[in-house]
Context: one part of a larger RNA
RNA sequence: GAAUGAACGUUGGCGGCGUGGAUUAGGCAUGCAAGUCGUACGGACGCAGCAAUGCGUUAGUGGCGAAAGGGAUAGGAAUACAUAGAUUAUCUGCCCUCAGGACGCGGAUAGCGGCGGGAAACUGCCGGUAAUACGCGAUAAUUUCUCCGGAACAAAGGUGUGAUUCCGCCUGGGGAUGAGUCUAUGUCCUAUUAUGCUAGUUGGCGGUGUAAUGGACCACCAAGGCUAUGAUGGGUACGAGGCGUGAGAGCGUGUCCUCGAUCACUGGAACUGAGACACUGUCCAGACACCUACGGGUGGCUGCAGUCGAGAAUCUUCGGCAAUGGACGAAAGUCUGACCGAGCGACGCCGCGUGUGUGAUGAAGGUCUUCGGAUUGUAAAGCACUGUAAGUUGGGAGGAAAUGUAUCGGGGUACUCCCCGGUAUUUGACCUAUCUUCAAAGUAAGGACGGGCUAAGUUCGUGCCAGCAGCCGCGGUAAGACGAACUGUCCAAACGUUAUUC
Numbered sequence: 001g002a003a004u005g006a007a008c009g010u011u012g013g014c015g016g017c018g019u020g021g022a023u024u025a026g027g028c029a030u031g032c033a034a035g036u037c038g039u040a041c042g043g044a045c046g047c048a049g050c051a052a053u054g055c056g057u058u059a060g061u062g063g064c065g066a067a068a069g070g071g072a073u074a075g076g077a078a079u080a081c082a083u084a085g086a087u088u089a090u091c092u093g094c095c096c097u098c099a100g101g102a103c104g105c106g107g108a109u110a111g112c113g114g115c116g117g118g119a120a121a122c123u124g125c126c127g128g129u130a131a132u133a134c135g136c137g138a139u140a141a142u143u144u145c146u147c148c149g150g151a152a153c154a155a156a157g158g159u160g161u162g163a164u165u166c167c168g169c170c171u172g173g174g175g176a177u178g179a180g181u182c183u184a185u186g187u188c189c190u191a192u193u194a195u196g197c198u199a200g201u202u203g204g205c206g207g208u209g210u211a212a213u214g215g216a217c218c219a220c221c222a223a224g225g226c227u228a229u230g231a232u233g234g235g236u237a238c239g240a241g242g243c244g245u246g247a248g249a250g251c252g253u254g255u256c257c258u259c260g261a262u263c264a265c266u267g268g269a270a271c272u273g274a275g276a277c278a279c280u281g282u283c284c285a286g287a288c289a290c291c292u293a294c295g296g297g298u299g300g301c302u303g304c305a306g307u308c309g310a311g312a313a314u315c316u317u318c319g320g321c322a323a324u325g326g327a328c329g330a331a332a333g334u335c336u337g338a339c340c341g342a343g344c345g346a347c348g349c350c351g352c353g354u355g356u357g358u359g360a361u362g363a364a365g366g367u368c369u370u371c372g373g374a375u376u377g378u379a380a381a382g383c384a385c386u387g388u389a390a391g392u393u394g395g396g397a398g399g400a401a402a403u404g405u406a407u408c409g410g411g412g413u414a415c416u417c418c419c420c421g422g423u424a425u426u427u428g429a430c431c432u433a434u435c436u437u438c439a440a441a442g443u444a445a446g447g448a449c450g451g452g453c454u455a456a457g458u459u460c461g462u463g464c465c466a467g468c469a470g471c472c473g474c475g476g477u478a479a480g481a482c483g484a485a486c487u488g489u490c491c492a493a494a495c496g497u498u499a500u501u502c
Base pairs, nucleotide, nucleotide: 001502002501003500004499006498007497008496009495010494013352014351015350016349017348018347019345020344026308027307028306030305031304032303035064036063037062040061041060043058044057045056046055047054048053071263072262073261081186082185083184084183085182086181087180090179091178095175096174097173098172099171100170101169103137104136105135106134112127113126114125115124116123117122143152144151145150157167158166188235189234190233196226197225198224201223202222203221204220206218207217208216238260239259240258241257242253243252244251245250265286266285267284268283269282288299289298290297291296316342318341319340320339324338325336326335327334328333355385356384357383358382365376366375367374368373389443391438394435395434398431399430404425405424406423407422408421409420410419411418412417446491447490448489449488450487451472452471453470457486458485459484460483461482467474468473
């Protein structure tokens, strides 16, 4: 000099864009953060209707989602990450594409009704009901197994007057996407950790297990494997793209954003599923907290806000799904603390303003003085203007594209579907470019420093005292270094100090 997720002191006008719990991965009140589908299913309730029936709401069964998105960096020095490869050793829901198929039956169960138990959480018995829930049979190759003879394996309907055609279902091939596993190289400090480490250890044969290779696991056999090119042990640490600095080499660093990993009160385990050993799922144990009728139950903010604690220190218990994206749905739509916005903080960067011109009797006052004057100083006053920002009034483009509805036209074998085009209509939480009315210089400047380094000095007070100080050093009666005044220098909505890096 540059830099920071900074903090502290003094001061503080506006805007844009960023950024803000780095310490206790300490404990958490409250609200919200994952639902959706009635075009899968039978009911219940409400409304309309004489009824048939229609419309609406939805507890339950069922499907999809909940493995994404969001948070944190505890652990981990290599099952991580980065780069380059391998997979004839693998899987992949939804999506795209190609080929083929969907025949016939059955028994349950929740909801519901009845009777109970319990303070609650919840739960028992009996009766009876539906399905795209569950099961059986048939069919069966391009699938699987195979001793090559053969054997085995599937399905579901819905909407609608009407389905080869729309939405789905089953099987197989291919793709895309995502993931698993393996290999090579790189990846901090320490030898005051070395005749060291290792028995599933290293290899083989055979099996188990997995989607899949493998001591991953098991039985048997052999005695191997790593190490001064640093094994083993100890310490520290998420990794990378990047970021800071520097002419570069390098050194330092990993906040925000992106990619990857890991974690979810602590420890362990599996279930479901295409995918988890699962943040707001299940089970067991533990600590902590809460409820209780003392028999027993409930909970997990390292989601968004917020609270306590500790700390030098880090924000609102805000608005909206309008946009982008996600889940579900045929769709309308519903949900979305993702996200988009607003709020708070000079925390950072950038921009703008706090007026402009003129004005000498060089006014008054202050300070110094050799008492002549000098300086503050064109500074002020005065005169003439301007109208940025803030304030006030009224307009106003844009962020809106789609989707839906109605209708018209064209095309696709098609009165259910799809595509294209036109017209009308529908949707803004929040922000605002820009224009305009009014008023008035009116509302807006400080901080540090002045001995040398280092730009800028005089007077008074103090008297090795009080104090200053980054280094050298100042202060013991004329202090340019302490304190004050005047004045000057530097930067400026900031200026200094502290901490840290180059």

Notes: Small-subunit ribosomal RNA, 5' domain from a Planctomycetaceae bacterium, 502 nucleotides, folded computationally. Model confidence (mean pLDDT): 83 of 100. Rfam family: Bacterial small subunit ribosomal RNA. Its family is annotated with ribosome and structural constituent of ribosome in the Gene Ontology. Taxonomically the source falls in Planctomycetaceae (Bacteria, Pseudomonadati, Planctomycetota, Planctomycetia).